Predicted 3D model of a 125-nucleotide RNA (c-di-AMP riboswitch aptamer (ydaO/yuaA leader)) from a Chloroflexota bacterium.
Its Rfam family is "c-di-AMP riboswitch aptamer (ydaO/yuaA leader)". From the family's description: This family represents a conserved RNA structure found upstream of the ydaO and yuaA genes in Bacillus subtilis and related genes in other bacteria. The ydaO/yuaA element is thought to act as a genetic 'off' switch for the ydaO and yuaA genes in its native state. It is believed that the element may be triggered during osmotic shock leading to activation of ydaO, a predicted amino acid transporter gene, and members of the yuaA-yubG operon which code for KtrA and KtrB K+ transporters.
The sequence was found by an Rfam model in a public genome assembly.
NCBI's taxonomy places the organism under Bacteria, Bacillati, Chloroflexota.
RNA sequence: CGGUUACCAAAGCCGAAUUCCAAACGGGAGCGGGGGACCCACUUCAGGGGCGAACCUCGAACGAGGCGGGCGACAAGCACGCAGCCCGAGCCCGACAGCUCACCCCGCAGGCUCCGCGUGAAUGA
Repeated sequence: CGGUUACCAAAGCCGAAUUCCAAACGGGAGCGGGGGACCCACUUCAGGGGCGAACCUCGAACGAGGCGGGCGACAAGCACGCAGCCCGAGCCCGACAGCUCACCCCGCAGGCUCCGCGUGAAUGA
């Protein structure tokens, strides 16, 4: 001086999953989810339903197509686009739930990363 690996910080990502008060039990704000009339609508008895992007079709298999979802740091924030890289899982209710005013209930976890490019609007200097 160069390369590789690990860890930490900063920064950032998926997700509703953040923040304030409180010694604690707990409470508030904010962001999410579920139940729940008239009217309207629909389905099941081969059960049905909820969260989530996580579904459909074809194929003997391997897989493929359609469609859905995420990242993509270019001084910082916002938006559109490209290259590129990925995901389409899992869990729950327990015979029961369409929508749904009033009203009622619940969650705020967990898991990761080390950065290529073009354009636009605005702001700041």